[in-house]
Context: one part of a larger RNA
Formats: sequence, C1' cells, structure tokens
RNA sequence: CUGGGCGUAAAGCGUGCGUAGGCGGUGAUUUAAGUCAGAUGUGAAAGCCCCGGGCUUAACCUGGGAACUGCAUUUGAUACUGGGUCACUAGAGUUGAGUAGAGGAGAGUGGAAUUUCAGGUGUAGCGGUGAAAUGCGUAGAGAUCUGAAGGAACACCAGUGGCGAAGGCGGCUCUCUGGACUCAAACUGACGCUGAGGUACGAAAGCGUGGGUAGCAAACAGGAUUAGAUACCCUGGUAGUCCACGCCGUAAACGAUGUCAACUAACUGUUGGGUUCUUCAAGAACUUAGUAGUGGAGCUAACGUAUUAAGUUGACCGCCUGGGGAGUACGGCCGCAAGGCUAAAACUC
Repeated sequence: CUGGGCGUAAAGCGUGCGUAGGCGGUGAUUUAAGUCAGAUGUGAAAGCCCCGGGCUUAACCUGGGAACUGCAUUUGAUACUGGGUCACUAGAGUUGAGUAGAGGAGAGUGGAAUUUCAGGUGUAGCGGUGAAAUGCGUAGAGAUCUGAAGGAACACCAGUGGCGAAGGCGGCUCUCUGGACUCAAACUGACGCUGAGGUACGAAAGCGUGGGUAGCAAACAGGAUUAGAUACCCUGGUAGUCCACGCCGUAAACGAUGUCAACUAACUGUUGGGUUCUUCAAGAACUUAGUAGUGGAGCUAACGUAUUAAGUUGACCGCCUGGGGAGUACGGCCGCAAGGCUAAAACUC
C1' cells in the first nucleotide's frame, strides 16, 4: 500500500469541447513484449528457520541443510492483454426523405397598458393608509375625450407543454444559423468512451466607454409608526434596470444526484415521429425518442429511490476524511476595481 464513501450526514467541478493519459466490439492469422513453465549462472559470509555436535546446562561456539520469494541468459507454451496484417458490422458516423420546437444571431414591425406633453369638457378636491401625514390641486388638479412623444415588457394562447450542454429562451415577420427525432435502404468500417492540464460558454449584481431612461427602484430626502426606528408602511427619488462594445466568472449555477454503456416487474398521463388494424369520423394495438405520476424486487440510517435508479455491473474523471479557526492568512496567478482561483498553520472543543 491492498480502505470506506459523495440525493438530504463531509464530499459531483456551473456546463460543454478537447490534448496527454487510462480504457476499448467480432473473426482469422502472425509475433512472443506482458503472462506461464523448464534449465543454467548468480543471489558473499554471518544472522533467521530445520537437523546434528562441543563447553556439567544455558547464553555462546560449531557442522550440514533449507531459504534468499530477486536478477540475467536460454529453451518452450500461446488462453488472455499488447504489437503487426487481413477481414466483419451489432458501437460510432455519412448520405436520402420527412417532422416538431420560446435553440442562437441580426434586421424590421404590431397592439394593450403606464408616464409625460398639447388641446376640449368640467369643479374642488385628488392621492395614500390600520389611521394619518408628507405630496399634488382654483396659476384649474383628479375624472373624462382627442391628438402627440418616448421607453420598456409582450395579456389571452400557456400546458408536472416545447427547445437548449448548462446559464437560459415567450408578440409577429424576414434573413443567416446550431442541434435533436423518425423512416428506409445504401455507404465508411471501431473512426469509440472518459478526460489531468487547456480552452469556450456562463443568471443576477458589479465595473469601463458612449448612448438611452416610460415604469420600477438600492443609496438618499421627507411623512408616519415606535421608548428608539439608521427598518417594515407612505410620498418622492439617483445609480441601476434597457442598447452597443469590452471586462467580471460567481449563485440554493439544484435533480443539492459527474459523463458514457449494458442488464433488471407492472400501470397511467402527456409531447414529437413511425407501422398495423378499423366502421377511415372517432379510435385501438404495437414501436421509438422525450417528459411527468403511481408502484414491485432490490437498495437505503431513514426519508425515499425505483428502466429518466439512489438497483446489478463496467470504463474514466472530480471530490470527502471531526467542529471551530477558514474557504481565512501568506505566497502565486487572474482582474481597472470589486474581488475571484489555488490554499495552510498556531490555538481551541
């Protein structure tokens, strides 16, 4: 060292792509590196172990054997792993014909509503609350009608519905563009899986430059409440929220469940395809890819989970190892900054 784990107790990187590495389908043949067997050499002596011998015994000394599980050379074996060659099609992919979709980017455009402005009618209140007040209003508000401006978000449809790797995506139209699914053949012929480093994407908030600003609204101001009220409530209100470009790189980034593959009872709903049957309207059966609910075996500390596993296995990666100190200090890397990533110890229970 050969350990046990990671839904909720500590523990799955936020998510993809991918380098090295690890692992890798079926048949034949060859090689003999790993593997296995034999032989030879070597593996000092002492010591350990076994059988004897000598000091009265023992310790001690001494003879022989075994062992030294190793290394090298050599002769063989060929099931498995590896290397070479040839072939195959069940993994993976390509072509064809279709399907669904808030998948992404850009441009254009629509209606409702809020606000403001202009005008008409009209008169004393409006607004707000538990109750009020601050606030607005006779310089004509609120209400109502007409017109205009501008910004942001898209009611109904809407759904344990859809799409996307995740973050996320919702009015309508056009352009460009990624992926998925289904069917039938044909083709390539293991081209695959995972993935340390690396790289790309990554809500909100925040930052830089320049725009924009209707509503909302940190900060801030005022009014209330209260013992106080740096709050909850009210009236205002600036960053911000929006756009372009550039940074930041974190979240209860959650299914608190890494990715891939195989196998393992049933039933029900729903979304997208396909096949068959039928009385071709409506439906039924089967199948496939999702997405939900119930439930058995099994698993689990229990809760629960249960073909979308937390069951039974395999491959690869990440992570955990009592609580606090601490996701902190120091150092390094990154960042304009805010800060992020990596990451201790003393001490203490």